Molecule: Bacterial large signal recognition particle RNA
Organism: Chloroflexota bacterium
RNA sequence: CCAUGCUAGACGGGGGACUAGCGGUACCCUGUACCCGCAACCCGCUAUAGCGGGGUCGAAUUCCCACUCGAGGUCCGACACAGCUCGGCCAGGUGCGCGCUAAGUGGUGUCGAUGGUCUGGUCCUGCGCGGCGGCGGCUCGUGAACCCCGCCAGGUCCGGGAGGAAGCAACGGUAAGCGGUGUCCGCCGGGUGCCGCAGGGCAACCGGGCCGGAGCCGGCUGGCGCGUGGCCGCGAGAGGUGGCGCGAUCGACAGUGGGUGCAUGG
Numbered sequence: 001c002c003a004u005g006c007u008a009g010a011c012g013g014g015g016g017a018c019u020a021g022c023g024g025u026a027c028c029c030u031g032u033a034c035c036c037g038c039a040a041c042c043c044g045c046u047a048u049a050g051c052g053g054g055g056u057c058g059a060a061u062u063c064c065c066a067c068u069c070g071a072g073g074u075c076c077g078a079c080a081c082a083g084c085u086c087g088g089c090c091a092g093g094u095g096c097g098c099g100c101u102a103a104g105u106g107g108u109g110u111c112g113a114u115g116g117u118c119u120g121g122u123c124c125u126g127c128g129c130g131g132c133g134g135c136g137g138c139u140c141g142u143g144a145a146c147c148c149c150g151c152c153a154g155g156u157c158c159g160g161g162a163g164g165a166a167g168c169a170a171c172g173g174u175a176a177g178c179g180g181u182g183u184c185c186g187c188c189g190g191g192u193g194c195c196g197c198a199g200g201g202c203a204a205c206c207g208g209g210c211c212g213g214a215g216c217c218g219g220c221u222g223g224c225g226c227g228u229g230g231c232c233g234c235g236a237g238a239g240g241u242g243g244c245g246c247g248a249u250c251g252a253c254a255g256u257g258g259g260u261g262c263a264u265g266g
Base pairs, nucleotide, nucleotide: 001266002265003264004263005262006261009057010056011055012030013029014028015027020046021045022044023043024042034054035053036052037051038050063259064258065257066256067255068254072250073249074248075247076245077244079242080241081240084237085236086235087234092232093231094229095228096227097226098225099224100223101222103221104220105219106217107216108215115211116210117209118208119207120206121205122204123200124199125198126197127196128195129193130192132189133188134187135186136185137184138182139180140179141178142177148173149172150171156165157164158163
């Protein structure tokens, strides 16, 4: 150096999460890297840290080490944004309420404002008139088998007779009672009246006369002040999202360099 047979080793790795820790399953990244069984209210292990069974390759493109690059993940920081929780009205904004103001606007005013003064009304008392209601009177009707009236047919009674007497029904009337009418009269009553008279009252409002001569009102906007709501802001806090930082950390893939056997035969 060549050939054959073996061995170490390899047949994926990484991140976060989980865990006392490690690895795996599941998730994500990388990118192609044997098979079967097990496993998130997990599974298997213990610093030599998946376990069990089987298979292939095998000392190099494939194994090991260092460096470089760096997908991606995690953490930290300050910032921005949109929400959440707590706080209390603390500068402020804003919603609502109240007061003041009168700049704008609107209304009103020389057909006379605010104001002043006189008077009237609204209020109270009494009287009157009217209306309404009730009752009574007046008036009309009805109204008694007999015990109401008048007149009393018939009948009855007295009488010798002339004549006389009581008297039912009918008829006429009347009492209490019942009912009607009204433009009538009287009395009483009120949740009665655009009514009249007299007196009182007059704080306030309204109307009118007179004086006087230019403002007055405060609906809306604005300004000022006070109160109130916790709507915004504000203060505090925990997270989320986003990009940023030559931030920290892990780091696949890839690149460069280096390293790694044993036996037998020739």